[in-house]
The part of an RNA shown here (large-subunit ribosomal RNA, domain VI) has 252 nucleotides and comes from Altibacter lentus. It was read from a public genome assembly. It matches the Rfam family "Bacterial large subunit ribosomal RNA". Taxonomically the source falls in Altibacter (Bacteria, Bacteroidota, Flavobacteriia, Flavobacteriaceae). Its mean pLDDT, the model's own confidence on a scale to 100, is 88.
Context: one part of a larger RNA
RNA sequence: CGCAAGAAAUUUGAGUGGAUCUGACUCUAGUACGAGAGGACCGAGUUGGACGAACCUCUGGUGUACCAGUUGUCCUGCCAAGGGCACUGCUGGGUAGCUACGUUCGGAAGGGAUAAGCGCUGAAAGCAUAUAAGCGCGAAACCCACCACAAGAUGAGAUUUCUUUAAAGGGUCGUGGGAGACUACCACGUUGAUAGGUCACAGGUGUAAGUGCGGUAACGUACGUAGCCGAGUGAUACUAAUAACCCAUAUG
Numbered sequence: 001c002g003c004a005a006g007a008a009a010u011u012u013g014a015g016u017g018g019a020u021c022u023g024a025c026u027c028u029a030g031u032a033c034g035a036g037a038g039g040a041c042c043g044a045g046u047u048g049g050a051c052g053a054a055c056c057u058c059u060g061g062u063g064u065a066c067c068a069g070u071u072g073u074c075c076u077g078c079c080a081a082g083g084g085c086a087c088u089g090c091u092g093g094g095u096a097g098c099u100a101c102g103u104u105c106g107g108a109a110g111g112g113a114u115a116a117g118c119g120c121u122g123a124a125a126g127c128a129u130a131u132a133a134g135c136g137c138g139a140a141a142c143c144c145a146c147c148a149c150a151a152g153a154u155g156a157g158a159u160u161u162c163u164u165u166a167a168a169g170g171g172u173c174g175u176g177g178g179a180g181a182c183u184a185c186c187a188c189g190u191u192g193a194u195a196g197g198u199c200a201c202a203g204g205u206g207u208a209a210g211u212g213c214g215g216u217a218a219c220g221u222a223c224g225u226a227g228c229c230g231a232g233u234g235a236u237a238c239u240a241a242u243a244a245c246c247c248a249u250a251u252g
Stems, first nucleotide, its partner, number of pairs: 001152001005163007015149004021049007033038001051106005059100004066093005071086006110144003117137004169247004173189005194240003197236005203229003210223005
């Protein structure tokens, strides 16, 4: 821009893409078969591999904005307690998120029409013949079925609702996000839990500082599962989403 008014939702599916894999074992059954050796079809089940998707409960990884320990040095006048730098100084852990080595799930089943092949009925040709008329069975291939997208499918579809006018609706702007390069998308904007803060909880670290006590001291111990704490869960208008403006409004 189009889809001949403008919108908001819900959809149909022409069409497109994806997937389509396979082993071993058990039962049937040491049965059928076979002198024996050996050893099934058909059918039922169990468990794997590779591949793919989703997710983070578990097991792990990461986690330079979390916690602790510790070395050297400089600084906060000194002690104590802290801060800076040294690869995040080094080391031990680790929330959320993201992840695989982790977890769950998938290939199925079924139908249609067939290939090779196997048949029924059956003439031409009194026989025969699966074929000439006619009718079946038959494969991971084909068409459905499964998953995703999909009306620019210009063949532009359908349904419901809203608005007949500073309309309905949309946008700018702001607070943000499991969304994201930007844009877009999604949530929210006081009729408010959108983000921050605060409170509570979960979770991490591992018992803070200070004081008392014991010890000459290093240090130990009690107050005290302490103190601190990024992203998690819930609550709470304390802070910021104020106000305002713009677009849009008809063909026969």